[in-house]
Molecule: small-subunit ribosomal RNA
Organism: uncultured Chaetoceros
RNA sequence: UUGAGAGUUUGAUCCUGGCUCAGAACGAACGCUGGCGGCAGGCUUAACACAUGCAAGUCGAGCGCACUCUUCGGAGUGAGCGGCGGACGGGUUAGUAACGCGUGGGAACGUGCCCUUCUCUAAGGAAUAGCCUCGGGAAACUGAGAGUAAUACCUUAUACGCCCUUCGGGGGAAAGAUUUAUCGGAGAAGGAUCGGCCCGCGUUAGAUUAGAUAGUUGGUGGGGUAAUGGCCUACCAAGUCUACGAUCUAUAGCUGGUUUUAGAGGAUGAUCAGCAACACUGGGACUGAGACACGGCCCAGACUCCUACGGGAGGCAGCAGUGGGGAAUCUUGGACAAUGGGCGCAAGCCUGAUCCAGCCAUGCCGCGUGAGUGAUGAAGGCCUUAGGGUCGUAAAGCUCUUUCGCCAGAGAUGAUAAUGACAGUAUCUGGUAAAGAAACCCCGGCUAACUCCGUGCCAGCAGCCGCGGUAAUACGGAGGGGGUUAGCGUUGUUCGGAAUUACUGGGCGUAAAGCGCACGUAGGCGGAUUAUUAAGUCAGAUGUGAAAUCCCGAGGCUCAACCUCGGAACUGCAUUUGAAACUGGUAAUCUAGAGAUCAGGAGAGGUUAGUGGAAUACCGAGUGUAGAGGUGAAAUUCGUAGAUAUUCGGAGGAACACCAGUGGCGAAGGCGGCUUACUGGCUCGAUACUGACGCUGAGGUGCGAAAGUGUGGGGAGCAAACAGGAUUAGAUACCCUGGUAGUCCACACCGUAAACGAUGAGAGCUAGUUGUCUGCAGGCAUGCCUGUAGGUGACGCAGCUAACGCAUUAAGCUCUCCGCCUGGGGAGUACGGCCGCAAGGUUAAAACUCAAAGAAAUUGACGGGGGCCCGCACAAGCGGUGGAGCAUGUGGUUUAAUUCGAAGCAACGCGCAGAACCUUACCUACGCUUGACAUGCCUGGACGACUCCGAGAGAUCGGUUUCUCCCUUCGGGGCCAGUGCACAGGUGCUGCAUGGCUGUCGUCAGCUCGUGUCGUGAGAUGUUGGGUUAAGUCCCGCAACGAGCGCAACCCUUGUUUUUAGUUGCCUUUAUGGAACUCUAAAAAGACUGCCGGUUAUAAACCGGAGGAAGGCGGGGAUGACGUCAAGUCAGCAUGCCCCUUACACCCUGGGCUACACACGUGCUACAUUGGGCGAGACAAUGAGAUGCAAACCUGCGAGGGUAAGCUAAUCUAUAAACUCGUUCUAAGUUCGGAUUGUAGGCUGCAACUCGCCUACAUGAAGGUGGAAUCGCUAGUAAUCGCUGGUCAGCUAUACAGCGGUGAAUUCGUUCCCGGGCCUUGUACACACCGCCCGUCACACCAUGGAAGCUGGUUAUACCCGAAGUCGUUACUCUAACCGUUUGGAGGAGGAUGCCUAAGGUAGAAUUGGUGACUGGGGUGAAGUCGUAACAAGGUAGCCGUAGGGGAACCUGCGGCUGGAUCACCUCCUU
Repeated sequence: UUGAGAGUUUGAUCCUGGCUCAGAACGAACGCUGGCGGCAGGCUUAACACAUGCAAGUCGAGCGCACUCUUCGGAGUGAGCGGCGGACGGGUUAGUAACGCGUGGGAACGUGCCCUUCUCUAAGGAAUAGCCUCGGGAAACUGAGAGUAAUACCUUAUACGCCCUUCGGGGGAAAGAUUUAUCGGAGAAGGAUCGGCCCGCGUUAGAUUAGAUAGUUGGUGGGGUAAUGGCCUACCAAGUCUACGAUCUAUAGCUGGUUUUAGAGGAUGAUCAGCAACACUGGGACUGAGACACGGCCCAGACUCCUACGGGAGGCAGCAGUGGGGAAUCUUGGACAAUGGGCGCAAGCCUGAUCCAGCCAUGCCGCGUGAGUGAUGAAGGCCUUAGGGUCGUAAAGCUCUUUCGCCAGAGAUGAUAAUGACAGUAUCUGGUAAAGAAACCCCGGCUAACUCCGUGCCAGCAGCCGCGGUAAUACGGAGGGGGUUAGCGUUGUUCGGAAUUACUGGGCGUAAAGCGCACGUAGGCGGAUUAUUAAGUCAGAUGUGAAAUCCCGAGGCUCAACCUCGGAACUGCAUUUGAAACUGGUAAUCUAGAGAUCAGGAGAGGUUAGUGGAAUACCGAGUGUAGAGGUGAAAUUCGUAGAUAUUCGGAGGAACACCAGUGGCGAAGGCGGCUUACUGGCUCGAUACUGACGCUGAGGUGCGAAAGUGUGGGGAGCAAACAGGAUUAGAUACCCUGGUAGUCCACACCGUAAACGAUGAGAGCUAGUUGUCUGCAGGCAUGCCUGUAGGUGACGCAGCUAACGCAUUAAGCUCUCCGCCUGGGGAGUACGGCCGCAAGGUUAAAACUCAAAGAAAUUGACGGGGGCCCGCACAAGCGGUGGAGCAUGUGGUUUAAUUCGAAGCAACGCGCAGAACCUUACCUACGCUUGACAUGCCUGGACGACUCCGAGAGAUCGGUUUCUCCCUUCGGGGCCAGUGCACAGGUGCUGCAUGGCUGUCGUCAGCUCGUGUCGUGAGAUGUUGGGUUAAGUCCCGCAACGAGCGCAACCCUUGUUUUUAGUUGCCUUUAUGGAACUCUAAAAAGACUGCCGGUUAUAAACCGGAGGAAGGCGGGGAUGACGUCAAGUCAGCAUGCCCCUUACACCCUGGGCUACACACGUGCUACAUUGGGCGAGACAAUGAGAUGCAAACCUGCGAGGGUAAGCUAAUCUAUAAACUCGUUCUAAGUUCGGAUUGUAGGCUGCAACUCGCCUACAUGAAGGUGGAAUCGCUAGUAAUCGCUGGUCAGCUAUACAGCGGUGAAUUCGUUCCCGGGCCUUGUACACACCGCCCGUCACACCAUGGAAGCUGGUUAUACCCGAAGUCGUUACUCUAACCGUUUGGAGGAGGAUGCCUAAGGUAGAAUUGGUGACUGGGGUGAAGUCGUAACAAGGUAGCCGUAGGGGAACCUGCGGCUGGAUCACCUCCUU
């Protein structure tokens, strides 16, 4: 007897790490609100200035004088002399980093009043204030004269204790008062109390403060003090402090305590208590027991006041109070009744100490604002799914109570015999009436508590994350709810949470963090044994650790807060007694650490001198001729003045191929031809040596790649800068041609690197396996095995780690020492210091700003990463589009309107399977308003049909003739009209509020789940791997085993056969025929890798073959996983919200959707002879048809017309065309092509003008195979030919949906383009590369550095001046006590003077602020400019150091790193 966490980085995870919140506290302030009482508290800022009053007096029992009263006894008052007290009490925290404070000790001291003891208290004397007189002054005050007292002052005597001493001696007191009892006085000793001094330890930050110090350190003599002491002085010596932080700077009263905390710690030092310091600022002394004195003195200064201008006065940091400052802090109150203090014999007086009261919710504590009952769950508010729910037993109503308050009465304790400010207070009693008494904050998460309305990135909120852009639980209001309650919130501060400075209790491979490496000083740490010591350590005792506070237990106020008593505690310090294991000390011994000796070994270890060959470039000569060189491609460049190429010779510089190896050496940087000389280290083996000699290492010293610097050489190649050529939008680059510093040497600087194993050094311990380098030993089968020591690698166990990974070469377990880290940016920057010739290095901040920055791993996505695979994706082919004319859709334009939607693929012959009216949504004009349509209520009545007339564009309006109800349960209903109300209506908005449906990736092969396992986790595994497939299809393997949605299959169709059935079909004869074939349509069969061979792994499967109509999915279709695109659609339908309601609804006329400089998409027809025209001849299938399809016949050139058989359909209706045969045309704008236009007709329809189709005659345009580019198609496919249907009165159909006829070519293959799937890799992306992101420039704002200067503060130094004052000197002046020879002396005072010295002045410094034209970078800021540096191989891998260059990110050179992808090779390991 005590420890709680949460939010926020991410798509998600784990970690690191900051920010923020929940708690407690407050001398608090502010906002809203406010009933009572108790106990506390109340200028934190200007130690700023202060009006007024009070805060220290008292004593007549020390003294005289004056005055008043008197009962004559006396009593009292006043100013003085004198005594004691004004050094306490009270205030404040400026200064102080100090023996100031805290704690514990110490010796060289003083101590009034108080206590105890001893002794004494004798004899004299001279003054002075008051008072009186005369003066000066405005005042404050003051001068002279006369005269007076004392417990005031002085002398003498005495001296047991006292002091000094040269041991002879010398020195030093006193006071009385009053009266019979006391109060005093002097000396001495002791005590008590209080105080002064000294010491150990503790007591803030800064090293961007490293040296400081002359009375400084010590000594001797002297002085001074109560007392030690450089405290002061003279002389002597040269010390003293400091890295364990001196000096300097900044800040600060310290403590008991208070607050927080589990504790350790942290923060703090109000109230109460102890100590210190201060009293307008600075200096100084006097008096005194005590002061260098808050309400005393002197001087200087600033300020204020008075003044007669000559002079004076003052000090609230006492209590009240005022002004000022400030966010902010009270009454100019009462009383000495209590407690205490001063004086006094006492009575007593004084006391803003104190005790009380007043003000303030400032805090803590307590109480109240009512209690019970009360459901038509009232009214009303809010919400609502319209039913109801909720406020809510809440209210009202009924019954009851009176705490607090108010009124009245009684009335304390605090006091002892008396005396009570508080106070008629506390308390008690009675009365009164529910009567007088509730607010504040919050309700997205953290964090308890939810809905409606308003608003619409606005207004606003916000502690963090964040909310608000039309459905906001986050803004504002309301209702409801939650929390606290006379308070509640906000702000500020402190601690906590924060293990986020880590002693308890953190870290440093990659998150922030190991110095580039070594040597070594101080320091820290240190092997074995014995003895001793007792510093550390442990135990006991003693003293102290003030009281109060905290804690525990009691007690007192009705309780509590509060107060009182007792205990415990105060974790500390000191002294003392013991113990002796451990650490330390001392003494001795040892050999395991370390070193040494001897004999070997390996090595690019270092320095120096020499030397060698290959290659490049250059020079000379020869041969030789037109190119060479270079690149992705080129050009600049070289070459006919002879290049390149080739041969020989010469000169020169630099670097050392092969060997060469995760091989060697070195502390690191680093080191590579060969030889010589000098030299460092390592290692193995042996040893009879030394004996802990060791490890680490702040400062310090040395070494330290490349680049760079200085001086002098050298200069072949390479190559920053620079020049030219390319590339490019640009190209200050990448590429090319040249080329200077430099690279090389010597000497001297620089001192930095991704100086890396991103891993400090040393020691011990903790499984192994296997390479390799260098030694040694043993065994023999003599080229192998085993062991051992030291290096260097790979894998791996335990363990560790956030993970990745590390793992005897640790990042494991321990020990020692050093260095370093504490959110990102600002910034390794500024300033200052040190170093450097410079470049620069090193040390190293702050303001400001953000809520993150980051590490590792996961899943995706992406890559101008990789591997494997597929697809009419490419390739191989065939035919097109793009050129022409026309058709159609779109854009644009136009228009009153050209309604709306669709927009890369995946909009554009799409919605539209058919706009002349209608459709129709658009425009114009005219109308209507319960409406064209639905339901309900009310009233009335048939409704309506037929005929006709008028107005009008019509809708509609006006009029007219005739006919006139039905059902019934008799209530009414059906139908219609009218008025009004509810409502209808909207192709109006939002597809980013939605449902449904659809497109697309994609008919791609994928997408998931359960259980298990692995991982801290996100997740992984399964689903990866080896094969195979069209397929996540199947097989095998495997920590997985299974399953689901997809694939496949099941479904439809087609290809073959059989059976059955056969009419309208078929056959043959023609019949009351048949079922062989074709066909029809029902049921079956058939195909399954079933069989054989081969390949593979004996599997799956593939290849080939047989049989078969068909063979490996036989062909075609339907069928579309999880999801993506806020994809499309509010105009197909449905639907939330919003909007319109005599209009954005409805009706109707005409117009428009058909416009037309133009652009695009999709098609048709062509450009002709594989063709056109004419004639003749042949072969289909799907499907359609009673408002219909229509034969045959007549008529018309024809479209068509007339008439009409058949057909509700295997029965009737429709010339299939390409094709074949014959003939003609003959290369031309044609006998190709048919646009356009004219005339004349036909059909549909109310109506063909805008704006239909068809026919005939005439006309006869462009077009001669189509640029860049681009589309479809792998077999009955492409190509080509016709036929049918839907919609439909008709048609713009060349479209769409189907049908059959004829019927090809090509596929080597997967390098490339596009799309997709799987695995893997990188990533700074996750809105996911249409990503992220860097720098200059421009603009705005913010803080900051530099800066010519300007202006303050502080400090020290030097010099000048020098008040008051102590001390010293004094020959001047004055002078009562004593002496005296009466001139004088001693002594004293004044004056003068000397030293010291405050303030002041001068000078040059140092340091620290403020400000400053201009200037430097930095930070921040929804949509500015230029580029594209980085992240993927980021498109030239990136980064580090350095140097040069450039608008900018950056580029280039040199060296380094992997924190680089990919490919290949090598080496090693595992199995």